[in-house]
Context: one part of a larger RNA
RNA sequence: CUGGGCGUAAAGGGCGCGUCGGCGGUUUAAUUGGUCUGGGGUGAGAACUGAUGGCUCGACCCUCAGCCUGCCACUGAUACUGUGUGACUUGAGUAUGGAAGAGGAGAACGGAAUUCCUAGUGUAGCGGUGAAAUGAGUAGAUAUUAGGAGGAACACCAGUCGCGAAGGCGAUUGUAUGGGCCAAGACUGACGGUGAGGCGGGAAAGCGUGGGGAGCAAACAGGCUUAGAUACCUUGGUAGUCCAUGCCGUCAACGAUGGAUAGUAGGUGUUAGUAGUUUGUAUGAUACCAGUGCCGGAGCAAACACAACAAGUAUCCUGCCUGGGGAGGACGGUGGCAAGAAUGAAACUC
Numbered sequence: 001c002u003g004g005g006c007g008u009a010a011a012g013g014g015c016g017c018g019u020c021g022g023c024g025g026u027u028u029a030a031u032u033g034g035u036c037u038g039g040g041g042u043g044a045g046a047a048c049u050g051a052u053g054g055c056u057c058g059a060c061c062c063u064c065a066g067c068c069u070g071c072c073a074c075u076g077a078u079a080c081u082g083u084g085u086g087a088c089u090u091g092a093g094u095a096u097g098g099a100a101g102a103g104g105a106g107a108a109c110g111g112a113a114u115u116c117c118u119a120g121u122g123u124a125g126c127g128g129u130g131a132a133a134u135g136a137g138u139a140g141a142u143a144u145u146a147g148g149a150g151g152a153a154c155a156c157c158a159g160u161c162g163c164g165a166a167g168g169c170g171a172u173u174g175u176a177u178g179g180g181c182c183a184a185g186a187c188u189g190a191c192g193g194u195g196a197g198g199c200g201g202g203a204a205a206g207c208g209u210g211g212g213g214a215g216c217a218a219a220c221a222g223g224c225u226u227a228g229a230u231a232c233c234u235u236g237g238u239a240g241u242c243c244a245u246g247c248c249g250u251c252a253a254c255g256a257u258g259g260a261u262a263g264u265a266g267g268u269g270u271u272a273g274u275a276g277u278u279u280g281u282a283u284g285a286u287a288c289c290a291g292u293g294c295c296g297g298a299g300c301a302a303a304c305a306c307a308a309c310a311a312g313u314a315u316c317c318u319g320c321c322u323g324g325g326g327a328g329g330a331c332g333g334u335g336g337c338a339a340g341a342a343u344g345a346a347a348c349u350c
Base pairs, nucleotide, nucleotide: 003322004321005320006319007304008303012318015200016199017198021194023192025088026087027086030083031082033081034080035077036076038074040072041071042070048066049065050064051063053061054060091191092188093187094186096183097182098181103177105175107173108172110154115149116148117147118146119145120144121143126135162169163168206247207246208245209244210243211242215241216240220236221235222234223233258317259316260315261314262313266295267294268293269292270291271290273288274287275286299306323350324349325348332343334341
């Protein structure tokens, strides 16, 4: 390379938008580039394969045939494909009418709790642990009552619930706003799917500047434990956690499962809609569509398991893998303030 693969063995890009590219619905006049047919030209020789022949045989050599898988122009075919004309509506989209939602942004505002401050009541204990001690307290603590300050997070509702492309998103109320779903079927008429590069979003931690700082808490200090204890437990406590703005660009970024389309037994929950029917019930039952769970058949699988939300049956596009270690380390260039990120070998060794 061919091939075979990627849930757990090596392997799906952390997620989207989209450029080039390769792929693409039904029907039709035309064309004949691809494709196919026919004979022709060319495809040096040698080699190779087959059959004779010549050296006593053989290697070797001669002759003939095949082969030379290709290219060129011509001839014909028109199913498929390309180009292209006209049309279509089922893919896709637009408009209309509905219902749901912790979807994102910014603003206002609420109660519980922790801490601190002030004042009252009150007196010797509090706190903490397996047990203790450090700690705080007669300068009046803990407890309790009233008032105040400030920051952060939003109990119950809460649910295999919902929303979002992913990261993720939960108090309440306005404001402007994104996306999906359902119904009917008006409009456009293939406008689509994927997507190398590219661009954008991207938890936590970390970094720059300016604020903020209640609780928690790396580092650090003390107390215990212990042979030791740079820990677990405990008393404190700074960055940080919060806000604004700019970077970083990573993760067990996980469903360890790329996206799209089609078709392939059932059963049972649940979420948002819709439809007609039933009259005994109506907060119902049934059916359809879109999500989200569990069980299970065929099939598949090394097994575990998966099973209409496929890991089954097929097609299209893309990323990635190719024994373990060395190593996600070296060198080089790229982007970063740095931390470090992406790209990414080899020697050697088993």
Overview
Small-subunit ribosomal RNA, central domain from an uncultured bacterium, 350 nucleotides, folded computationally. It matches the Rfam family "Bacterial small subunit ribosomal RNA".